[in-house]
RNA sequence: GGGCACGUAGCUCAGUGGGAGAGCACCACCGUGACAUGGUGGGGGCCGCUGGUUCAAUCCCAGCCGUGCCCA
Numbered sequence: 001g002g003g004c005a006c007g008u009a010g011c012u013c014a015g016u017g018g019g020a021g022a023g024c025a026c027c028a029c030c031g032u033g034a035c036a037u038g039g040u041g042g043g044g045g046c047c048g049c050u051g052g053u054u055c056a057a058u059c060c061c062a063g064c065c066g067u068g069c070c071c072a
Stems, first nucleotide, its partner, number of pairs: 001071007010024004018055001026042005048064005
């Protein structure tokens, strides 16, 4: 330098045009002598950035940034 994949909650990931979600973690309550397990409820993300397409974009397109792998 070229190619491919990925970037969504604190972590691991789903979602692939019209509601942003799950598990774990965190907080409160119940429960226990206390802790853990368990149960109920709750908080937290403008979906890497910019632009484009569209009535509408996390999703489609382009560029850039970052990470990983391969080739040279």
Record summary:
A computed fold for a 72-nucleotide RNA from a bacterium, annotated as transfer RNA. It matches the Rfam family "tRNA". Its family is annotated with triplet codon-amino acid adaptor activity in the Gene Ontology. It is annotated as a transfer RNA. From the family's description: Transfer RNA (tRNA) molecules are approximately 80 nucleotides in length. Model confidence (mean pLDDT): 82 of 100.